Predicted 3D model of a 592-nucleotide part of an RNA (large-subunit ribosomal RNA, domain I) from a Planctomycetota bacterium.
[in-house]
Context: one part of a larger RNA
RNA sequence: CGUACAUGGAGGAUGAUUAGGCGUUCAGAGCCGAUGAAAGACGUGGCAUAACUGCGAUAAGCCUCGGAGAGCCGUUAAGCAGGCAGUGACCCGGGGAUGUCUGAGAUGCGGAAACGCACUGGAGGUAAUGCUCCGGUAACCCAUGGUGAAUACAUAGCCAUGUGGUGGGUAACGUAGGGAAUUGAAACAUCUUAGUACCUACAGGAAAGUAAAGAAAACUCGACUCCCUUAGUAGCGGCGAGCGAAAGGGGAAUAGCCCAAACCAAUGUUGUGUCAAGGUUGUGACCGUUGCAAUGUUGGGGUCGUGGGACUUCCAGAUGGAAUCACAGGUCCAUCAAAGAGUUACAAAACACUUACUUAGUUGAAUGACCUGGAAAGGUCAGCCGUAGAGGGUGAUAGCCCCUUAAGCGAAAAGUAUGUGUCUCUUGGAAGGAUCCCAAGUAGCGCCAGACACGUGAAACCUGGUGUGAAUUCGCGGGGACCACCCCGUAAGGCUAAGUACUACUGAACGACCGAUAGUGACUAGUACCGUAAGGGAAAAUUGAAAAGAUCCCCUGUUAGGGGAGUGAAAAGUACCUGAAACCAUGUACGU
Numbered sequence: 001c002g003u004a005c006a007u008g009g010a011g012g013a014u015g016a017u018u019a020g021g022c023g024u025u026c027a028g029a030g031c032c033g034a035u036g037a038a039a040g041a042c043g044u045g046g047c048a049u050a051a052c053u054g055c056g057a058u059a060a061g062c063c064u065c066g067g068a069g070a071g072c073c074g075u076u077a078a079g080c081a082g083g084c085a086g087u088g089a090c091c092c093g094g095g096g097a098u099g100u101c102u103g104a105g106a107u108g109c110g111g112a113a114a115c116g117c118a119c120u121g122g123a124g125g126u127a128a129u130g131c132u133c134c135g136g137u138a139a140c141c142c143a144u145g146g147u148g149a150a151u152a153c154a155u156a157g158c159c160a161u162g163u164g165g166u167g168g169g170u171a172a173c174g175u176a177g178g179g180a181a182u183u184g185a186a187a188c189a190u191c192u193u194a195g196u197a198c199c200u201a202c203a204g205g206a207a208a209g210u211a212a213a214g215a216a217a218a219c220u221c222g223a224c225u226c227c228c229u230u231a232g233u234a235g236c237g238g239c240g241a242g243c244g245a246a247a248g249g250g251g252a253a254u255a256g257c258c259c260a261a262a263c264c265a266a267u268g269u270u271g272u273g274u275c276a277a278g279g280u281u282g283u284g285a286c287c288g289u290u291g292c293a294a295u296g297u298u299g300g301g302g303u304c305g306u307g308g309g310a311c312u313u314c315c316a317g318a319u320g321g322a323a324u325c326a327c328a329g330g331u332c333c334a335u336c337a338a339a340g341a342g343u344u345a346c347a348a349a350a351c352a353c354u355u356a357c358u359u360a361g362u363u364g365a366a367u368g369a370c371c372u373g374g375a376a377a378g379g380u381c382a383g384c385c386g387u388a389g390a391g392g393g394u395g396a397u398a399g400c401c402c403c404u405u406a407a408g409c410g411a412a413a414a415g416u417a418u419g420u421g422u423c424u425c426u427u428g429g430a431a432g433g434a435u436c437c438c439a440a441g442u443a444g445c446g447c448c449a450g451a452c453a454c455g456u457g458a459a460a461c462c463u464g465g466u467g468u469g470a471a472u473u474c475g476c477g478g479g480g481a482c483c484a485c486c487c488c489g490u491a492a493g494g495c496u497a498a499g500u501a502c503u504a505c506u507g508a509a510c511g512a513c514c515g516a517u518a519g520u521g522a523c524u525a526g527u528a529c530c531g532u533a534a535g536g537g538a539a540a541a542u543u544g545a546a547a548a549g550a551u552c553c554c555c556u557g558u559u560a561g562g563g564g565a566g567u568g569a570a571a572a573g574u575a576c577c578u579g580a581a582a583c584c585a586u587g588u589a590c591g592u
Base pairs, nucleotide, nucleotide: 001591002590003589004588005587006586007585008584009583015577016542017541020514021513022511023510024509025508026507027506028505029503030502031169032168039102040101041100042056043055044054046080047079050076051075052074062096063095064094065093066092067091071084072083073082108117109116110115118137119136120135121134122133123132124131139166140165141164142162143161144160145159146158147157173204174202175201176200177199178198184191188238214221215220225252226251227250228249229248235243236242256495257494258493263300264299265298266297267296268295269294270293271292272291278287279286281328282327283326284325285324305473307438308437309436310435311432312431313430314429315428317336318335319334320333321332322331338427339426340425341424342423350422351421352420353419355417356416357415358414359413361409362408363407367382368381369380370379371378383400384399385389391403392402393401444468445467446466447465448464449463450462454480475490476489477488478487479486529536530535549576552564553563554562555561
């Protein structure tokens, strides 16, 4: 020095465990914000106060209403001191108060966020000033009012007021405006990737879409959305790579409405008309800036494809009222009746009650002995409950010890939903076919694009740019160039629940999901640390049933470490469960 064995050290694998994750399903909730959000800064505890949690100068809290019932003053984290509590504390839930400063370029002005400096009304204080406290003072849009240029009326502008609105945040889902490339085509340019990623704007609990100028071609269907199918079909395609429908069928869910116009009335303005036009009709009286035309506003009316409506005529409950007067007829308005409807569209607000649910809770069956053991839930013996033998805990494995579980019960307050009532809203029928209306820089057409599964193609349909530019129901559009016949529909205004998508968030349940190099980052973690910054981003779990966490003695180079004694079932001794290997040492044997 090596080999083997033994005994130790060092190390932290393995096993076991789980406080944390991952995923799925069901249900809830689907928004918060100038009444100042999200996110933060700084504070806040009797002592010590670093961090977490809570809270905000009323600062681990204040008031109130319920629940609960004996202890309590949050955690790492023990202690000292002092308190609170059957006049109900602590704790749990509903409602309320307080809520510094930053933060919406935060809102009085400024600013290098958490700071600096103002004006103004009120209050306090001082001899006075300084000072202290409370409220107000941003912009834009809208509404109302005032003032008011060039420029006479006016308008622009400016000012004030408003218990009017907006602004910012937010995981995914949504709509719209923009919009790649890698890639594939075995290269590459049309094409593909893909209207994807990404950027922007805006919204909702869903969004979008939606009540046929549709689809079709039979004895037609009948808003939209989503799923299955049709079908990798018909088609498109350097006919390459690839892209790729629809009708129809089967389901989910169902819901339909309102305006514009014609016409009538009221009213404003402008023009015209001056003593006859008109004043509901007839006759007679009476009135006299009332009539007529254009235009605006408001109310009524009206909403459709077997075309509809206006309009004209006829018919149709009760009571009351209206017009210049009388008579006769008719019209209009109000109330009641009758019928119907209603709070997500179709108008819209509130109240009361019922029932159910949510936000605290509550009742909840049934076992003992002996044995082993540190400990009984294990074993043995003998029982019991079960609408409860899911699960967890308890010194080992518990239906009957504890928390629960099955099954019941429960709300002062707030909220949600159902139903009822009060309440609110609406109003008929027939015939006629002369006249009027039925959404215009629109449809169509030319050119250029986009989007349609469809790449310009025979390329319709749809959308946009640009130029041109109709018709009004005997009209107009569509049925994949175009024409005819036939059929279908009724554009150029608007609203609309459900079925569908998603899950930051809350609850419940589950898993041939992980078990600390795994699983999100299981611990003071988006922390420490790195980077100018955008950003990147760790390591780190386990004594024991219980601290019973080792009084005392001894060694010593004396806050270390060790040996005794003691605790404990066991030192498992806080460098703490188990404690592998590499590595280091000691002893013995052997080899050299």